[in-house]
RNA sequence: AGUAGAAAAAGCCAAACCCGUGGAGACACGGGGACGGAAAACCACGGAUCCUGUACGGAUAGCCGGGUUGCCUAC
Numbered sequence: 001a002g003u004a005g006a007a008a009a010a011g012c013c014a015a016a017c018c019c020g021u022g023g024a025g026a027c028a029c030g031g032g033g034a035c036g037g038a039a040a041a042c043c044a045c046g047g048a049u050c051c052u053g054u055a056c057g058g059a060u061a062g063c064c065g066g067g068u069u070g071c072c073u074a075c
Base pairs, nucleotide, nucleotide: 002075003074004073005072012037013036017032018031019030020029021028022027035062041068042067043066045065046064047063048060049059050058051057052055
């Protein structure tokens, strides 16, 4: 460096739901909480789905694909 894996060890993230806040809304943020995750880290490039105030608009990266980066182990 590449490929594979999550068995071990150290860790990490956090679904649904509840509370508060923001928003037209999808949804986002903070706290609680854990369904799960081997990139559930980041990017809206392509597709898909969703929202509405229908736009050269917005949301979802834990929908799929793609790109970038990263811990441990084995080869």
Molecule: c-di-GMP-I riboswitch aptamer
Organism: Deltaproteobacteria bacterium